The RNA shown here (c-di-GMP-I riboswitch aptamer) has 85 nucleotides and comes from a Steroidobacteraceae bacterium. The coordinates come from a structure-prediction model, not an experiment, and the mean pLDDT is 85. The model forms 95% of the base pairs in the Rfam consensus.

[in-house]
RNA sequence: GCGAACGCUUGGCAAACUCAUCGAAAGGUGGGGACGCAAAGCCUCCGGUCUAAGGGCGCAGGCCUACGACAGCGGGGUUGCCGGC
Numbered sequence: 001g002c003g004a005a006c007g008c009u010u011g012g013c014a015a016a017c018u019c020a021u022c023g024a025a026a027g028g029u030g031g032g033g034a035c036g037c038a039a040a041g042c043c044u045c046c047g048g049u050c051u052a053a054g055g056g057c058g059c060a061g062g063c064c065u066a067c068g069a070c071a072g073c074g075g076g077g078u079u080g081c082c083g084g085c
Stems, first nucleotide, its partner, number of pairs: 012037002017032006035072001041078003045075003048070003054065004
């Protein structure tokens, strides 16, 4: 690459990276892009992790702290698709 057989949901989401943008940061949003995911749909109630503007402490280097963030870190709640009984 060709052929045959069997199997098969329609489809969905979108990591890293990148461009733009918001944010003190973690990170978010939009475009591109697919690492993967049968809930990688939704919700911070529990645990965990990340950040530290502000606040506290320190002579200083810094340290502590969530009211911030992560649902693609687990648990939990809830909804959906397919198949079987």